[in-house]
């Protein structure tokens, strides 16, 4: 960078610095912010996507044991793969509001035809 798939109404913050913005495109809302925004630094936390570690189950392979021999079967151990559970060491991510809400499709409204307004919703899409 491209492709595919799943989830997204849960959870989690303090201090220092800084000095006016912020809520991840744009537009319309609505919120947060001098009782201090963004950014930067420190420590902390949430979560469990990936790696690691641990346990269980299943499958495959190898070795060993018993059987006169072979095949098969059983048991034990080791390796690999998959699934589930745990853990929270490492890597991401996150720590206001449903991804803050809506803007596209499906229905409706008009002295405004508009990125307009209202509504449908466990809807379907887009990001």
């Nucleotide at each position: 960078c491209u492709u595919u798939u799943a989830u997204c109404c849960a959870g989690a913050g303090c201090g220092g610095u800084g000095g006016a913005g912020g809520g991840a495109a744009c537009c319309g809302g609505c919120c947060c912010a001098a009782u201090g925004a963004a950014g930067c630094c420190g420590c902390a936390g949430c979560a469990a996507c990936c790696c690691a570690c641990a346990a269980a189950a299943a499958g495959c392979u190898c070795c060993u044991g018993a059987c006169c021999a072979u095949u098969g079967c059983c048991a034990g151990c080791a390796g690999c793969u998959u699934u589930u559970u745990g853990c929270a060491g490492g890597g991401u991510g996150c720590u206001a509001a449903u991804u803050c809400c809506g803007g596209c499709u499906c229905g409706g409204c008009c002295g405004c035809u508009g990125a307009g307004c209202c509504c449908u919703g466990u809807a379907g899409g887009c990001a």